């Protein structure tokens, strides 16, 4: 000095909010930025996961 590992601490995980004795990934030229189809056009899902909201969808009831 460079590499390489850990801790911190910062982000990031296909549309919002807020929360975890949580996961994963990145270190600012990253981490992320759904799929299908040649097109035309089609498809699933507010989560990374869990809860709870707020939004959209179906059913049922008054």
């Nucleotide at each position: 000095c460079a590499g390489c590992g850990c801790a911190c601490g910062g982000g990031a995980g296909a549309u919002g909010g807020c929360a975890u004795g949580c996961c994963u990934c990145c270190c600012c030229g990253a981490a992320c930025c759904g799929c299908c189809g040649c097109g035309a056009g089609g498809c699933u899902g507010a989560u990374g996961a869990u809860g709870c909201c707020u939004g959209c969808u179906c059913c049922a009831c008054g």

Annotation
The RNA shown here (Fluoride riboswitch aptamer (crcB RNA motif)) has 62 nucleotides and comes from a Gammaproteobacteria bacterium. The coordinates come from a structure-prediction model, not an experiment, and the mean pLDDT is 82. Its Rfam family is "Fluoride riboswitch aptamer (crcB RNA motif)". Rfam 15.1 lists 2,293 matches to the family in 1,982 species. It was read from a public genome assembly, where an Rfam model found it.